Predicted 3D model of a 107-nucleotide RNA (TPP riboswitch aptamer (THI element)) from a Caulobacteraceae bacterium.
Rfam family: TPP riboswitch aptamer (THI element). From the family's description: Vitamin B(1) in its active form thiamin pyrophosphate (TPP) is an essential coenzyme that is synthesised by coupling of pyrimidine and thiazole moieties in bacteria.

[in-house]
RNA sequence: CACAUAUCCCGGGGGGCCGCCACGCGCGGCUGAGAUUGGGCAUCCCGCUCUGACCCGUCGAACCUGAACCGGUUAGCACCGGCGGAGGGAAGGAGCGCUUCAUGAAC
Numbered sequence: 001c002a003c004a005u006a007u008c009c010c011g012g013g014g015g016g017c018c019g020c021c022a023c024g025c026g027c028g029g030c031u032g033a034g035a036u037u038g039g040g041c042a043u044c045c046c047g048c049u050c051u052g053a054c055c056c057g058u059c060g061a062a063c064c065u066g067a068a069c070c071g072g073u074u075a076g077c078a079c080c081g082g083c084g085g086a087g088g089g090a091a092g093g094a095g096c097g098c099u100u101c102a103u104g105a106a107c
Stems, first nucleotide, its partner, number of pairs: 007094003010057004016030005038050004063088003069082004
């Protein structure tokens, strides 16, 4: 100087849009890493909870807020640019790798 810092435990997070509909988070389509795998609870409606998969854990744009934001674009969401490196956000353990020191052995 370059490269690597895995993996496991643990922790954080989201689940949208469009059409149909028997209205059953049912079926089909779109984007995406992921658009709820399985179970429990509640139920007039909205839902709640555990769990699987996936993403992310401070070198943090996973995700949330502003935001029912602004411009472009799309069937719509998504996407691109802005807002904006704005404000928040999980940073515990085992362990791997690297480096240094000490001791020993071989050459």
Lineage of the source: Bacteria > Pseudomonadota > Alphaproteobacteria > Caulobacterales > Caulobacteraceae.